[in-house]
Molecule: transfer RNA
Organism: Candidatus Doudnabacteria bacterium
């Protein structure tokens, strides 16, 4: 410099057009004498930036940027 995979919450990490699960943390309440466990609830108005397509985009196309891998 090319190619190839990848960026989604505070960490992991599903969804691949119909408008974001799940699990840990943390928050607020139940239960306990108190703590732990357990139980509810609650937590992503830039899904890396921009720009396009489309009734509608995390998802498609384009470029920019970063991690990481292959070649020279």
């Nucleotide at each position: 410099u090319g190619c190839c995979c990848g960026g989604u919450a505070g960490c992991c990490a599903a969804g691949u057009g119909g408008u974001a699960a799940g699990g840990c943390a943390g928050c607020a309440g139940g239960u306990u004498u108190u703590g732990g466990u357990c139980c509810u609830g609650u937590c992503a108005u830039u899904c890396g930036g921009g720009g396009g397509u489309u009734c509608g985009a995390a998802u498609c196309c384009c470029u920019c940027c970063c991690g990481g891998g292959c070649a020279g």